SAM riboswitch aptamer (S box leader) from uncultured Lysinibacillus sp., 96 nucleotides, folded computationally. Of the family's consensus pairs, 87% are formed in the model. Its mean pLDDT, the model's own confidence on a scale to 100, is 80. The organism belongs to Lysinibacillus, within Bacteria.

RNA sequence: CUUAUCAAGAGAAGCAGAGGGACUGGCCCUAUGAAGCUUCAGCAACCAACUUAUUGUCAGGUGCUAAAUCCAGAAGACAGCUGUGUCGAAGAUGAG
Numbered sequence: 001c002u003u004a005u006c007a008a009g010a011g012a013a014g015c016a017g018a019g020g021g022a023c024u025g026g027c028c029c030u031a032u033g034a035a036g037c038u039u040c041a042g043c044a045a046c047c048a049a050c051u052u053a054u055u056g057u058c059a060g061g062u063g064c065u066a067a068a069u070c071c072a073g074a075a076g077a078c079a080g081c082u083g084u085g086u087c088g089a090a091g092a093u094g095a096g
């Protein structure tokens, strides 16, 4: 850079000790313990493998395990025209 997906799903323990939810605004989480690291566990079918070829099986490679990508915004386009909605953009993950 291209492409697919993103309203489903799934957390405990130990160390540690104040931040975290990408950014901005909100709103939240957090000393009843944030981020991070380790261990164990779980979720998930993107890739791989298998297959009766399937809307199947499988957790090997990634990924993930508060809240819809937490909500809205973010060049711009379209629809609507009273609120606004859809796409897009941005972000995350996979594959190339």
Base pairs, nucleotide, nucleotide: 001096002095003094004093005092006091011040012039013038014037015036019029020028021027023073024072025071026070041065042064043063046061047060049057050056069090076087077086078085079084

The sequence is in RNAcentral, with records from MGnify.